[in-house]
């Protein structure tokens, strides 16, 4: 410095469910528990996708500029090794 993800270490990160005097219409976020998995499950809403539906329109309903990065794609940056 390029490439790759089996070992091995040394670690990280945190689904579902709970609880909160937290925020928010709601998806959901956020503290704490607590592990289901993760070689980026670190960070970005640029592209596809999914959820909600306060306003808004209306007859049922539609619709994001609101979410979700551990849903795919992509972009950016790392630790250990091995070629």
């Nucleotide at each position: 410095c390029c490439a790759c993800a089996a070992u091995a270490a040394a670690g990280g990160c945190a689904a579902a469910c709970c609880c909160a005097u937290u925020c928010g219409a709601a998806a959901g976020a956020u503290g704490g528990g607590g592990a289901c998995g993760c070689a980026a499950a670190a960070c970005c809403a640029c592209g596809g996708g999914u959820c909600u539906a306060a306003a808004g329109c209306g007859g049922a309903g539609c619709u994001a500029a609101g979410a979700c990065a551990g849903c795919c794609g992509g972009g950016u940056u790392g630790c250990c090794g091995u070629g």